The prediction has a mean pLDDT of 82. The RNA shown here (transfer RNA) has 73 nucleotides and comes from a Pseudomonadota bacterium. The sequence was found in a public genome assembly. The source organism's lineage runs through Bacteria, Pseudomonadati and Pseudomonadota. Rfam family: tRNA. By type it is a transfer RNA.

[in-house]
RNA sequence: GGGGGUGUAGCUCAGUUGGGAGAGCGUCGCGUUCGCAAUGCGAAGGUCGCGGGUUCAAGCCCCGCCACCUCCA
Numbered sequence: 001g002g003g004g005g006u007g008u009a010g011c012u013c014a015g016u017u018g019g020g021a022g023a024g025c026g027u028c029g030c031g032u033u034c035g036c037a038a039u040g041c042g043a044a045g046g047u048c049g050c051g052g053g054u055u056c057a058a059g060c061c062c063c064g065c066c067a068c069c070u071c072c073a
Base pairs, nucleotide, nucleotide: 001072002071003070004069005068006067007066010025011024012023013022019056027043028042029041030040031039049065050064051063052062053061
């Protein structure tokens, strides 16, 4: 330098038919307990890597860029 892949909550990830942004773990609060753990209920937490385009509407489609992984040279 070229090909491919990945980027979504603090962490690991789902979301692949373009229309609801989610799960588990973690954090916080309440209940339960003498207390802890475990457990039940609830809550907070998001620039969907960045910029642009298409569309009534984009995490999803198109273009450019950035980071990481991998293959080739």